[in-house]
RNA sequence: CCUGUCGAGGGGCGCUGCACGUGGCCGACCCCGAAUCGGGCGGCAAACCCAGGCUCGACAGGCCCUCCUUCCGCAACGGCGCCCGGACCAG
Numbered sequence: 001c002c003u004g005u006c007g008a009g010g011g012g013c014g015c016u017g018c019a020c021g022u023g024g025c026c027g028a029c030c031c032c033g034a035a036u037c038g039g040g041c042g043g044c045a046a047a048c049c050c051a052g053g054c055u056c057g058a059c060a061g062g063c064c065c066u067c068c069u070u071c072c073g074c075a076a077c078g079g080c081g082c083c084c085g086g087a088c089c090a091g
Base pairs, nucleotide, nucleotide: 001062002061003060004059005058006057007056008055009054010084011083012082013081014080015079018053021048022047024044025043026042027041030040031039032038033037052077
């Protein structure tokens, strides 16, 4: 640094729906198979789903890099509407 899982960033309801995902239709070449078919792959429309997909941390695996040790500190963000909770201030 990448991938996966988990945790945290207070919570709930409703709405829209970009990406991802699922499904549908089509298919020149190419790849695989049980071979006039099916799958991969490519294309099309846009039906379903969808507002933690972000950041921080832990664990596991992979890749890369290479001084070590100690102390202190610690978040910033997340469409629209409504509601609840916590803290502070004013009345």
Molecule: SAH (S-adenosyl-L-homocysteine) riboswitch aptamer
Organism: Lysobacterales bacterium